[in-house]
Predicted 3D model of a 323-nucleotide part of an RNA (large-subunit ribosomal RNA, domain IV) from a metagenome. Its Rfam family is "Bacterial large subunit ribosomal RNA". Its family is annotated with ribosome and structural constituent of ribosome in the Gene Ontology. Model confidence (mean pLDDT): 88 of 100.
Context: one part of a larger RNA
RNA sequence: GCGUUGUUAAGGAACUAGGCAAAAUGACCCCGUAACUUCGGGAGAAGGGGUGCCUCGAAAGAGGCCGCAGAGAAGAGGCCCAAGCGACUGUUUAACAAAAACACAGGUUUCUGCGAAACCGCAAGGUGAAGUAUAGGAGCUGACGCCUGCCCGGUGCUGGAAGGUUAAGGGGAGGACUUAGAGCAAUCGAAGGUUCGAACUUAAGCCCCAGUAAACGGCGGCCGUAACAAUAACGGUCCUAAGGUAGCGAAAUUCCUUGUCGGGUAAGUUCCGACCCGCACGAAAGGCGUAACGAUUUGGGCACUGUCUCGACAACGCGCCCG
Numbered sequence: 001g002c003g004u005u006g007u008u009a010a011g012g013a014a015c016u017a018g019g020c021a022a023a024a025u026g027a028c029c030c031c032g033u034a035a036c037u038u039c040g041g042g043a044g045a046a047g048g049g050g051u052g053c054c055u056c057g058a059a060a061g062a063g064g065c066c067g068c069a070g071a072g073a074a075g076a077g078g079c080c081c082a083a084g085c086g087a088c089u090g091u092u093u094a095a096c097a098a099a100a101a102c103a104c105a106g107g108u109u110u111c112u113g114c115g116a117a118a119c120c121g122c123a124a125g126g127u128g129a130a131g132u133a134u135a136g137g138a139g140c141u142g143a144c145g146c147c148u149g150c151c152c153g154g155u156g157c158u159g160g161a162a163g164g165u166u167a168a169g170g171g172g173a174g175g176a177c178u179u180a181g182a183g184c185a186a187u188c189g190a191a192g193g194u195u196c197g198a199a200c201u202u203a204a205g206c207c208c209c210a211g212u213a214a215a216c217g218g219c220g221g222c223c224g225u226a227a228c229a230a231u232a233a234c235g236g237u238c239c240u241a242a243g244g245u246a247g248c249g250a251a252a253u254u255c256c257u258u259g260u261c262g263g264g265u266a267a268g269u270u271c272c273g274a275c276c277c278g279c280a281c282g283a284a285a286g287g288c289g290u291a292a293c294g295a296u297u298u299g300g301g302c303a304c305u306g307u308c309u310c311g312a313c314a315a316c317g318c319g320c321c322c323g
Base pairs, nucleotide, nucleotide: 001318002317003316004315005314006313007312008311010309011308014307019304027051028050029049030048031047036041038143052065053064054063055062056061066070078302079301080300081299082298083297084296085294086293090102091101106141107140108139109138110137111136112135118127119126120125144289145288146287147286149219150218151217154216155215156212157211158210159209160208163207164206165205169201170200174196175195176194177193178192181188182187220238221237222236223235224234247281248278259275260274261273262272263271
C1' cells in the first nucleotide's frame, strides 16, 4: 500500500448520474391500521406496547429477585407518498440486456362441412384428430371499465356478370411450293402431298360494376369578420375519397424548450398539477382510465447509516522492508 472484516466523536446523503454500497427493520403475543377498491383486497398498511427468573395460586393474578440489556447469542420484512409503463402468475437474449419486450385469459376478423381448411412429404403417407363449426387453422388486439368517429378514390379481398380485351384448341376464306396436263413461249395449272393462314367459335384473368377499414391504409389550405385591443362562435374561397370525432396532450411522443403558470426546495434542465401554440397524440400497429401485482422506470419523504465532511483505529491475509 492492497484485500476481507469490525468499530468510530459531532453531523446525517452535505456523497453520487443515482442512497450504489453499507446501516437500519426483523421472532412471537396484544392494541391499532388511511386513501383507494374489481369489496377479494390494500394489510404484516402505518403506528404503538409486551417478552427473564423465583414464590404463592386451579387460573386470573399478586408479591419478590438480578443485569446496561430478558425474542439477552445465531438465523428472521425497512417503511411511506406521487407518477409512467405493463392488468395479473408466467416467458426471454445458456455466457454483457429480465424489461415497458414475449406470452396470457378476454375481444375481434377471416378461412374450414370433413378424404375439412392449414401444414410436412416427389409420392405413398402423416399432423390436424381417433377431433367435427361451443371444432380446427391464420391475422390483429391484449384483464376489467367507458368507448372505438369519418374516408372504399388507390391497393387487397369478396361478389357480379351485360359489354371490351384475351391462350391453346376448333375452324378454314385465301395464299405459297410441287406437277399430270395445256401452251411456240412467257405462263397457266386438276387431283394428291407439303406449307402459311383470315373471318368465325372459345375459359379464367384483366378492364368494368358493386361491397368491404378490429383489410393495407388515409383523415387539408388560404382570406375576412364582434363598439379598446386581442381572439373568432360566423362568412367566403380552393382542393379532397374523406378532411382527426370522443378522449388525451411540452407526453416513453414537444424541435423551438430549462415553453408559461402553480406545487414541492433556501436554491429544482428532473418530478407533480394545470394551460394547449399537438415541429410530428388519437381511437383493436386500439384511445382514455383503472384496484391488485412488479428483483420495472421516475420524483419526494421518514428511519438509518463511514456514501460524505475526513479521516482514524483494530483483526486476518497479501505485498514490501529488516534479520